[in-house]
Predicted 3D model of an 85-nucleotide RNA (c-di-GMP-I riboswitch aptamer) from a Clostridiales bacterium.
RNA sequence: GAACCGUAAAGGCAAAGUAAGUGAAAGCUUGCGACGCAAAACCAAGGGCCUGAUGACAUGAUGUCAAUGGCAGCCGGUUGCCGGU
Numbered sequence: 001g002a003a004c005c006g007u008a009a010a011g012g013c014a015a016a017g018u019a020a021g022u023g024a025a026a027g028c029u030u031g032c033g034a035c036g037c038a039a040a041a042c043c044a045a046g047g048g049c050c051u052g053a054u055g056a057c058a059u060g061a062u063g064u065c066a067a068u069g070g071c072a073g074c075c076g077g078u079u080g081c082c083g084g085u
Base pairs, nucleotide, nucleotide: 003085004084005083006082012037013036017032018031019030020029021028022027035073041078042077043076046075047074048071049070050069055065056064057063058062
């Protein structure tokens, strides 16, 4: 240096919930919180999933289509700490 593995040490992140804010919504931000995570670090021009504003179509109510909106703690890609073999 590389490959594979993850028992230790030192650490790291932070689910649900909740308070406030923001957004049409999905969701996001900050605080509290801790379910879990060896990449729960980064990447949305790979796949998949969520929402459906503007718009279009059909309508009595409403419904359907549809990302330019979002999710990386869904798969995937990239990079990385420590230790063991």